[in-house]
Context: one part of a larger RNA
RNA sequence: GGAUAAACGCUGGCGGCGUGCCUAACACAUGCAAGUCGAACGGAACUUAGAUGAUGGUAACUGAUUUUAAGUUUAGUGGCGGACGGGUGAGUAACGCGUGAGCAACCUGCCUCAGAGUGGGGGACAACAGCUGGAAACGGCUGCUAAUACCGCAUAAUAUUGUUGGAAGGCAUCUUCUGACAAUCAAAGCUUUAUGUGCUCUGAGAUGGGCUCGCGUCUGAUUAGAUAGUUGGCGGGGUAACGGCCCACCAAGUCGACGAUCAGUAGCCGGACUGAGAGGUUGAACGGCCACAUUGGGACUGAGAUACGGCCCAGACUCCUACGGGAGGCAGCAGUGGGGAAUAUUGGUCAAUGGGGGAAACCCUGAACCAGCAACGCCGCGUGAAGGAAGAAGGCUUUCGGGUUGUAAACUUCUUUUAUCUGAGACGAUAGUGACGGUAUCAGAUGAAUAAGCUCCGGCUAACUACGUGCCAGCAGCCGCGGUAAUACGUAGGGAGCGAGCGUUAUCC
Numbered sequence: 001g002g003a004u005a006a007a008c009g010c011u012g013g014c015g016g017c018g019u020g021c022c023u024a025a026c027a028c029a030u031g032c033a034a035g036u037c038g039a040a041c042g043g044a045a046c047u048u049a050g051a052u053g054a055u056g057g058u059a060a061c062u063g064a065u066u067u068u069a070a071g072u073u074u075a076g077u078g079g080c081g082g083a084c085g086g087g088u089g090a091g092u093a094a095c096g097c098g099u100g101a102g103c104a105a106c107c108u109g110c111c112u113c114a115g116a117g118u119g120g121g122g123g124a125c126a127a128c129a130g131c132u133g134g135a136a137a138c139g140g141c142u143g144c145u146a147a148u149a150c151c152g153c154a155u156a157a158u159a160u161u162g163u164u165g166g167a168a169g170g171c172a173u174c175u176u177c178u179g180a181c182a183a184u185c186a187a188a189g190c191u192u193u194a195u196g197u198g199c200u201c202u203g204a205g206a207u208g209g210g211c212u213c214g215c216g217u218c219u220g221a222u223u224a225g226a227u228a229g230u231u232g233g234c235g236g237g238g239u240a241a242c243g244g245c246c247c248a249c250c251a252a253g254u255c256g257a258c259g260a261u262c263a264g265u266a267g268c269c270g271g272a273c274u275g276a277g278a279g280g281u282u283g284a285a286c287g288g289c290c291a292c293a294u295u296g297g298g299a300c301u302g303a304g305a306u307a308c309g310g311c312c313c314a315g316a317c318u319c320c321u322a323c324g325g326g327a328g329g330c331a332g333c334a335g336u337g338g339g340g341a342a343u344a345u346u347g348g349u350c351a352a353u354g355g356g357g358g359a360a361a362c363c364c365u366g367a368a369c370c371a372g373c374a375a376c377g378c379c380g381c382g383u384g385a386a387g388g389a390a391g392a393a394g395g396c397u398u399u400c401g402g403g404u405u406g407u408a409a410a411c412u413u414c415u416u417u418u419a420u421c422u423g424a425g426a427c428g429a430u431a432g433u434g435a436c437g438g439u440a441u442c443a444g445a446u447g448a449a450u451a452a453g454c455u456c457c458g459g460c461u462a463a464c465u466a467c468g469u470g471c472c473a474g475c476a477g478c479c480g481c482g483g484u485a486a487u488a489c490g491u492a493g494g495g496a497g498c499g500a501g502c503g504u505u506a507u508c509c
Base pairs, nucleotide, nucleotide: 001509002508003507004506006505007504008503009502010501013381014380015379016378017377018376019374020373021339026337027336028335030334031333032332035080036079037078040077041076043074044073045072046071047070048069049068050067051066056061087292088291089290096217097216098215099214100213101212102211103210106209107208111205112204113203114202115201116200117199118198119153121151122150128143129142130141131140132139133138159184160183161182162181163180164179165178166177167176168175169174189197190196191194218264219263220262225255226254227253230252231251232250233249235247236246237245267289268288269287270286271282272281273280274279294315295314296313297312298311317328318327319326320325345371347370348369349368353367354365355364356363357362384414385413386412387411394405395404396403397402419446420445421444422443423442424441428436453498454497455496456495457494458479459478460477464493465492466491467490468489474481475480
């Protein structure tokens, strides 16, 4: 000098774009953050229209009951989604990450393409009704019922498995192609009737993942030996898949001064800062990967989780309780307490972009887009311009002549960025739909009107005098100032620098 997720002191007019708990992965009141589909299903409630027509009535009429159709809402069954999106960096020195390869060892819902199929049956369980337990949370028993829920059967290959031929290729195990025989496995309908949509099997693709390997990835030897599922083999189990991943048996290996093991520290990267570069430092914001979700463990469901707003168990903590038992998890968005030098609103909208569901209308979306707060950062603008010497007054100083503040002010002329008021008023939205927002912007009016500070002035280092003080009070980044004329302390005048900022502190280069 540059930089910062900064803080502190003094000061503070506006706008644009960004950024904003670095500390306690501390504890959390309250609200919201993941739902959706009635075009899968049976109910229930309500509305409308029609049919029926008891009763009452002389009649007009009334309209019980039963029933049909249409519509709306939806607790439950069922489907898809809650594995994305959002947060945090505790752990992790690791195939975690980065980079480059490999899988003759793998999976992949939704999507795309292609081939084939969608036949015929069955039994339940919610809801509901009745009874009943419990303070509650939540249940229990009996009975009824539907489905794209569940289960057999049929059909079936280019699928899977087994047996058995042939050919080609390679990378040890093998892989690919082509035959034969046997065995095994499917399905679901819906409606607004369409070139609809869904369902089942198979093949291919795309996307997303899984696994393996080479190289790279902080400090300490005042850590030198470490290791028994340890290292390898054979056989099995398990997995989507290879593998001590797990198990039985057998062998005694394996790693290590090219630093094993242990200890400490740490999420990694694209990048960012700095530097001429080499390098050094760093990993906020944005993007990729990983890990975690009160602590520890476990599996279930599922294409996908060992699942932040799912389940079970244990621990700590908090809350409710009728003491028998229950409920909870903000490292989602706001917000509260606490910690701290320190970090914001319990805001608006789904208008746009995207995501989930749905045929759609649409619903949901604290993702997102906006607004609010903060000079926290960067950038831009303003606080007026021109003229104006009697060089006014005042201040400071003086050798008392003057000098300086100083064209500075006053005064004259002008302008209106900004400000205030009035009017018009978007783009973002190619039918419709605008939170932002009557915002940006434009036009007009008013009037210099609403707007300057901070640090420094001994040398380094741009900028000096007076007074006060008297090794005191104080200053200080280094050298050093101060003990009676201090350009170094304090005040004043003057000056220098930067400017809505200026200084200080901390950290990096």

This is a predicted structure of a 509-nucleotide part of an RNA (small-subunit ribosomal RNA, 5' domain) from an uncultured bacterium.
The full RNA is in RNAcentral, with records from Greengenes.
Its Rfam family is "Bacterial small subunit ribosomal RNA". Gene Ontology terms of the family: structural constituent of ribosome and ribosome.